[in-house]
Context: one part of a larger RNA
RNA sequence: CUGGGUGUAAAGGGAGUGUAGGUGGUAUCACAAGUCAGAAGUGAAAGCCCGGGGCUCAACCCCGGGACUGCUUUUGAGACUGUGGAACUGGAGUGCAGGAGAGGUAAGUGGAAUCCCUAGUGUAGCGGUGAAAUGCGUAGAUAUUAGGAGGAACACCAGUGGCGAAGGCGGCUUACUGGACUGUAACUGACACUGAGGCUCGAAGGCGUGGGGAGCAAACAGGAUUAGAUACCCUGGUAGUCCACGCCGUAAACGAUGAAUACUAGGUGUCGGGGCUCAUAAGAGCUUCGGUGCCGCAGCAAACGCAAUAAGUAUUCCACCUGGGGAGUACGUUCGCAAGAAUGAAACUC
Numbered sequence: 001c002u003g004g005g006u007g008u009a010a011a012g013g014g015a016g017u018g019u020a021g022g023u024g025g026u027a028u029c030a031c032a033a034g035u036c037a038g039a040a041g042u043g044a045a046a047g048c049c050c051g052g053g054g055c056u057c058a059a060c061c062c063c064g065g066g067a068c069u070g071c072u073u074u075u076g077a078g079a080c081u082g083u084g085g086a087a088c089u090g091g092a093g094u095g096c097a098g099g100a101g102a103g104g105u106a107a108g109u110g111g112a113a114u115c116c117c118u119a120g121u122g123u124a125g126c127g128g129u130g131a132a133a134u135g136c137g138u139a140g141a142u143a144u145u146a147g148g149a150g151g152a153a154c155a156c157c158a159g160u161g162g163c164g165a166a167g168g169c170g171g172c173u174u175a176c177u178g179g180a181c182u183g184u185a186a187c188u189g190a191c192a193c194u195g196a197g198g199c200u201c202g203a204a205g206g207c208g209u210g211g212g213g214a215g216c217a218a219a220c221a222g223g224a225u226u227a228g229a230u231a232c233c234c235u236g237g238u239a240g241u242c243c244a245c246g247c248c249g250u251a252a253a254c255g256a257u258g259a260a261u262a263c264u265a266g267g268u269g270u271c272g273g274g275g276c277u278c279a280u281a282a283g284a285g286c287u288u289c290g291g292u293g294c295c296g297c298a299g300c301a302a303a304c305g306c307a308a309u310a311a312g313u314a315u316u317c318c319a320c321c322u323g324g325g326g327a328g329u330a331c332g333u334u335c336g337c338a339a340g341a342a343u344g345a346a347a348c349u350c
Stems, first nucleotide, its partner, number of pairs: 003322004007304002012318001014201004021194003025088002028085004033081002035077008048066007091191001092188003095184004103177007110154001116148006125136002162169002206247006215241002220236004258317006266295013299306002323350003332343004
């Protein structure tokens, strides 16, 4: 390389969009590039394979045949692929009619709680722990009442509920805005799938500039514990956490499961729609489309398990793996303000 693989053994890119490329629905006509068939030429000789012969045998040598799976020319075939023409509606998209949703962005706004300030009541403790101490408090704390300030997060509802490509999204209101779903079948007529590069998004944390700072809290300080305790526990506490703008681009970015399409027993919840039947109503039964769960047959699997949301049966395209360590290291390159990220070896060793 081929082959075989990628839930857990090595292996699915963090996610999307999309370029090149690869692949592509139904039916028809033409062409004949691929494809198939025939013929001709060529495919040197030696070698190789088969048969026979000559050196006493063999090696070796000689003769005949085959093979040389290829290329060129030419004559045909027209199923399949391709190309061109004209067409179809089932894939895809648009329109129209609907309902659902923490989807996104911005502005406004609400209550509870913590902390702080002011004032009142009130007096000796409070706090904290396994037990304590550091700490706070007679300069009046803790507790309690009233008023005020400020920041951050949104109890109940809340649900293997919903939405989003993923990351993720949760008080309420308004504005703008993306997507999905159901029904209809008016329109387009294969416009599709995948997608190397590219581009965009991307938790937490970190970085830059300027704000903000209630609570929490790396670092740090003190108190304990301990043989020690650079920890676990306690009292404090700064970056940070929040906002705006700009970077970083990584995670057990997980369903450890790439995307798309088709097919393959059932049962039972739940969310959003539609239809039919029954019913006074609440609703019930049957059915259908889309999501989200559980159980389970065939099949698959090393087993665990998966099982119409496949890890089953197939097709298309991309990514990735190829013993452990060395090592996601070194070097080089690209990106970054930096931290570092991406790409990514070898010697040696078992």
Small-subunit ribosomal RNA, central domain from an uncultured bacterium, 350 nucleotides, folded computationally. Rfam family: Bacterial small subunit ribosomal RNA. The literature on the family includes a 2001 paper in Science by Yusupov et al., "Crystal structure of the ribosome at 5.5 A resolution". Model confidence (mean pLDDT): 88 of 100.